RNA sequence: GGGCUAGUAGCUCAGCUUGGUAGAGUGUCGCCUUGGCAUGGCGGAGGCCUCGGGUUCAACUCCCGACUAGUCCA
Repeated sequence: GGGCUAGUAGCUCAGCUUGGUAGAGUGUCGCCUUGGCAUGGCGGAGGCCUCGGGUUCAACUCCCGACUAGUCCA
């Protein structure tokens, strides 16, 4: 320098294929359960989806560019 993959909640990841109200696990907070703790149960908070632009009535999703990380080739 070039190819490919990835970037979404504190962390690990779905969702993108086929555009239409952003989800799970874990963590965290509260309550219940216990004499107390652990385990378990119930509930809450938490992300304008890496950045910019385009298409569209509507974009995490499609298109273009950029940045970061991984991997392969040279």

This is a predicted structure of a 74-nucleotide RNA (transfer RNA) from Methanosphaera sp. rholeuAM130. Its Rfam family is "tRNA". The family's RNA type in Rfam is transfer RNA. Its family is annotated with triplet codon-amino acid adaptor activity in the Gene Ontology. The prediction has a mean pLDDT of 82.